c-di-GMP-I riboswitch aptamer from a Pseudonocardiales bacterium, 75 nucleotides, folded computationally. Its Rfam family is "c-di-GMP-I riboswitch aptamer". Its Rfam clan is "c-di-GMP_I riboswitch clan". About the family: GEMM was predicted in a large-scale screen for bacterial structured RNA regulatory elements.
RNA sequence: CCACGAAAAACGCAAACCCGGCGCAAGCCGGGGACGCAAAGUCACGGAACCCUACGGGUUAGCCGGACUACCGAA
Repeated sequence: CCACGAAAAACGCAAACCCGGCGCAAGCCGGGGACGCAAAGUCACGGAACCCUACGGGUUAGCCGGACUACCGAA
């Protein structure tokens, strides 16, 4: 450095649900809250699902794949 992921250590993120707000909606933002996560960090490139004001547009990265970046160091 690459790969890998532990009955290690220090961190981190935050499902459902509730409150407030935005959006036609899927859903998103903030607060609370933790089901879980070794990339549950980022990207809509491919597929899949969902929504709509449907020649098209949008959402989901915690659906799968891919790409980029990253803490630690047992086997």
The prediction has a mean pLDDT of 89. The sequence was found by an Rfam model in a public genome assembly.